[in-house]
Source information: The prediction has a mean pLDDT of 86. This is a predicted structure of a 346-nucleotide part of an RNA (small-subunit ribosomal RNA, central domain) from an uncultured Bacteroidales bacterium.

Context: one part of a larger RNA
RNA sequence: UUGGGUUUAAAGGGUGCGUAGGCGGUUUGUUAAGUCAGUGGUGAAAGUUUGUCGCUCAACGAUAAAAUUGCCAUUGAAACUGACAGACUUGAGUGCAAGUGAGGUAAGCGGAAUGUGUUGUGUAGCGGUGAAAUGCUUAGAUAUAACACAGAACCCCGAUUGCGAAGGCAGCUUACCAGUAUGUAACUGACGCUGAGGCACGAAAGUGUGGGUAUCAAACAGGAUUAGAUACCCUGGUAGUCCACACAGUAAACGAUGAAUACUAGUUGUUAGCGAUAUACCGUUAGUAACACAGCGAAAGCGUUAAGUAUUCCACCUGGGGAGUACGUUCGCAAGAAUGAAACUC
Numbered sequence: 001u002u003g004g005g006u007u008u009a010a011a012g013g014g015u016g017c018g019u020a021g022g023c024g025g026u027u028u029g030u031u032a033a034g035u036c037a038g039u040g041g042u043g044a045a046a047g048u049u050u051g052u053c054g055c056u057c058a059a060c061g062a063u064a065a066a067a068u069u070g071c072c073a074u075u076g077a078a079a080c081u082g083a084c085a086g087a088c089u090u091g092a093g094u095g096c097a098a099g100u101g102a103g104g105u106a107a108g109c110g111g112a113a114u115g116u117g118u119u120g121u122g123u124a125g126c127g128g129u130g131a132a133a134u135g136c137u138u139a140g141a142u143a144u145a146a147c148a149c150a151g152a153a154c155c156c157c158g159a160u161u162g163c164g165a166a167g168g169c170a171g172c173u174u175a176c177c178a179g180u181a182u183g184u185a186a187c188u189g190a191c192g193c194u195g196a197g198g199c200a201c202g203a204a205a206g207u208g209u210g211g212g213u214a215u216c217a218a219a220c221a222g223g224a225u226u227a228g229a230u231a232c233c234c235u236g237g238u239a240g241u242c243c244a245c246a247c248a249g250u251a252a253a254c255g256a257u258g259a260a261u262a263c264u265a266g267u268u269g270u271u272a273g274c275g276a277u278a279u280a281c282c283g284u285u286a287g288u289a290a291c292a293c294a295g296c297g298a299a300a301g302c303g304u305u306a307a308g309u310a311u312u313c314c315a316c317c318u319g320g321g322g323a324g325u326a327c328g329u330u331c332g333c334a335a336g337a338a339u340g341a342a343a344c345u346c
Base pairs, nucleotide, nucleotide: 004317005316006315007300008299012314014201015200016199017198021194022193023192025088026087027086028085029084030083031082033081034080035077036076037075038074039073040072041071042070048066049065050064051063052062053061054060091191092188093187094186095184096183097182099180100179103177104176105175106174107173108172109171110154114150115149116148117147118146119145120144121143125136126135162169163168206247207246208245209244210243211242216240220236221235222234223233258313259312260311261310262309263308266291267290268289269288270287271286272285273284274283275282295302296301319346320345321344328339329338330337331336
């Protein structure tokens, strides 16, 4: 390399949009680039293969033929692919109807809890632990009542629920924006699928500037524990946690399972529509779960939401360590990210 693979053995890009490229529905006609057939030319010799012959045989040599799978020209064929012209509606999209949801952005509002402050009641403890101590407290704490302020998160409902491309999204209200399923079949008429580069989004932690700071809490301090205790436990506590703008671009970014299409027994729930009926049973589409036939799988298991049967396109893997390291390059304020070896060793 051919081949073989990618849930768990090495291996699916974090996710989407999309350029080039690759692949692409039904039908009619034309063309003849691909394709197929015929003919001609060329494809040096040696070599190779086959037959015959010559050295006593063989190696070796001679001779004839074949092969030389290719290229060029020409004459045809027209099924398939392509190109051009036309038509179609089932793929795709638009419209219309009535829906649906923690989808997004912004603004406003609410109660509980926590902390703090002021005032009242009240008196000796509170707090914390396995047990303690540090800590707080007669300058009146803890507890309790009223009032006020602040920031952050939204109990119950709540679910094997729902929505979103993924990250993710949950108090209530309003405005704006976007999605999606269903029903219909009015419109366009293949406008599609995938997608190297590219662009955008992307938890937490982190960075910059300016705010904010109730809680919790890396670092840090103290108290314990211990042989020690740079920890686990306790008392405190700063960055941070929150907001705005800008960066960063990574996660067990997981379903450890790329996207799309078609096909292949069923059963039981559930969400959103639609149909029918009598409200029930039922049918149907899209989602979301639990089982299970065929089939697959090393097994665990998967099983119409496939890891089954096929096709198209992309990404990735090729023994362990060295190493996601070094060097170089690109990006970044930095932290670092991306790309990514070798020697050596088993």